[in-house]
The prediction has a mean pLDDT of 80. Predicted 3D model of a 102-nucleotide RNA (SAM riboswitch aptamer (S box leader)) from Candidatus Zhuqueibacterota. It matches the Rfam family "SAM riboswitch aptamer (S box leader)". Rfam's curators write: The SAM riboswitch is found upstream of a number of genes which code for proteins involved in methionine or cysteine biosynthesis in Gram-positive bacteria. The RNAcentral record of the sequence draws on Rfam and Ribocentre. NCBI's taxonomy places the organism under Bacteria, Pseudomonadati. The same sequence occurs in records of 2 taxa.
RNA sequence: AAAAUAUCAAGAGCGCAGCGAGAGACCUAGCUUUAUGACCUGCCGGCAACCAGCAUGAAGAUGCCAGGUGCUCCUUCUAGCCCGUAACGGGAGAGAUGAAAA
Numbered sequence: 001a002a003a004a005u006a007u008c009a010a011g012a013g014c015g016c017a018g019c020g021a022g023a024g025a026c027c028u029a030g031c032u033u034u035a036u037g038a039c040c041u042g043c044c045g046g047c048a049a050c051c052a053g054c055a056u057g058a059a060g061a062u063g064c065c066a067g068g069u070g071c072u073c074c075u076u077c078u079a080g081c082c083c084g085u086a087a088c089g090g091g092a093g094a095g096a097u098g099a100a101a102a
Base pairs, nucleotide, nucleotide: 005098006097007096008095013044015043016042017041018040022033023032024031027080028079029078030077045072046071047070049069050068051067053064054063055062056061076094081091082090083089084088
């Protein structure tokens, strides 16, 4: 790096500093947002998806915790491909994150 796997409609600052133009993964069409400074980076605070630790349980799992990752504008903003009873719903694809193995 790739593949497989679990989750992705919940949760969490309009925080401070920096940068200075677009951003919302790619493409297309919309929609939203941004000099009242978005996006991104750092710091602090927070959340609790996975792993770790602790507790309960036969087990599935649940609860606590916040150590390792992660996340912290509000569906992965909506649609595109397939199916259906086609106003909409279900699924797939792609993407994001985790852990393990190699």